[in-house]
RNA sequence: UUCUUCGGGGCAGGGCGAAAUUCCCUACCGACGGUGACAACCAGUAAGGUUGAAGUCCGUGACCCGCGUACGCGCGGUGGAACUAGUGCAAGUCUAGUACCGACAGUUAAAGUCUGGAUGGGAGAAGAA
Numbered sequence: 001u002u003c004u005u006c007g008g009g010g011c012a013g014g015g016c017g018a019a020a021u022u023c024c025c026u027a028c029c030g031a032c033g034g035u036g037a038c039a040a041c042c043a044g045u046a047a048g049g050u051u052g053a054a055g056u057c058c059g060u061g062a063c064c065c066g067c068g069u070a071c072g073c074g075c076g077g078u079g080g081a082a083c084u085a086g087u088g089c090a091a092g093u094c095u096a097g098u099a100c101c102g103a104c105a106g107u108u109a110a111a112g113u114c115u116g117g118a119u120g121g122g123a124g125a126a127g128a129a
Base pairs, nucleotide, nucleotide: 001129002128003127004126005125006124013025014024015023027113028112029102030101031060032059033058034057038052039051040050041049042048055100056099064077065076066075067074068073082098083097084096085095086094104116105115106114
């Protein structure tokens, strides 16, 4: 560099109502890479090694907007959310507690969870040449 494969989860139960998986009570979910004082395992005198580990710490992607385009796509922009206590030399990652967040379009009624664009795209992962 080329090719192949893979590559997102979730309203149970109840209330009001003509109507809501959209409101209310409650429930449930957490993409990819990095970092990682944690965990498990291996080795051992020791040094060390392997694997896993963050929705809200850093960055990426989907959606949306703008510009360009040879119409394949490229470049740029926008882009959510965490505190408290504990331990400790040190906590953004550990332990405990309590919070908070979630594109666009649609809908008999307002959606992280339903339907749709999407049998799409995709950060990236594995393998082959």
Source information: Predicted 3D model of a 129-nucleotide RNA (FMN riboswitch aptamer (RFN element)) from Lactobacillus panisapium. The coordinates come from a structure-prediction model, not an experiment, and the mean pLDDT is 86. The organism belongs to Lactobacillus, within Bacteria.